[in-house]
Parts: sequence; C1' cells; structure tokens
RNA sequence: GCCCGGGUAGCAUAACCUGGAUAGUGCAGCGGACUCCUAAUCCGCAGGUUGUGGGUUCGAAUCCCAUCCCGGGCG
Repeated sequence: GCCCGGGUAGCAUAACCUGGAUAGUGCAGCGGACUCCUAAUCCGCAGGUUGUGGGUUCGAAUCCCAUCCCGGGCG
C1' cells in the first nucleotide's frame, strides 16, 4: 500500500444484508420484595449524539462518501 472483519449503555452482545415509527438482551448499578441477616431468586427503575464528519431520503444503527481506531490476511 491492497483486501476482509469489527467500533452500538460501565462491560459483553443483537438488530444492519432487505431503511419504518419508544435501538433490544445479559452482567454490573440503583430501589423494592423475600430473609433474623446475607447470598441466591423475583419485581421495578435508570443508563445509548449506534467511532467521527457529511450526503441521500418523508424517515438512517441500517444505504452512499470521507475519515479515525482495533484485529486478521496478502505484498
């Protein structure tokens, strides 16, 4: 330098190909139930500029362009 995969909540991960209305789940966190207390279990709550910037569109995590970072392959 070229090619491929990835970046979404504190952590992990889905939705992307085929655009659609409040971006879902688990762990962690907070509150509660249960318990003599704790753990476990159960219920609830909160937490997201979807790496960044721009474009297309009525509408973008999803499509297009540019760019940054991580991993792998080729040379």
Molecule: transfer RNA
Organism: Candidatus Woesearchaeota archaeon